Transfer RNA from a Candidatus Kaiserbacteria bacterium, 71 nucleotides, folded computationally. The coordinates come from a structure-prediction model, not an experiment, and the mean pLDDT is 81.
RNA sequence: UGGGGGAUCGUCUAAUGGUAGGACAUCGGGUUUUGGUCCCGACGAUCUAGGUUCGAGUCCUAGUCCCCCAG
Numbered sequence: 001u002g003g004g005g006g007a008u009c010g011u012c013u014a015a016u017g018g019u020a021g022g023a024c025a026u027c028g029g030g031u032u033u034u035g036g037u038c039c040c041g042a043c044g045a046u047c048u049a050g051g052u053u054c055g056a057g058u059c060c061u062a063g064u065c066c067c068c069c070a071g
Stems, first nucleotide, its partner, number of pairs: 001070007010024004018054001026042005047063005
């Protein structure tokens, strides 16, 4: 430099173009003499900027970063 793949709660991981969900973690409560386990609840995210669409995490364009291949 060229080609390919990827970016979603703090972490991991889902989501036929149609309410962004689950697990762990954190916080609050319950249980327990205390802690742990267990149960209930809350919090919290689509890399950035545009475009298409009634509607975009998803499709298109450009950019940033990461990984792989070639030179």
It was read from a public genome assembly.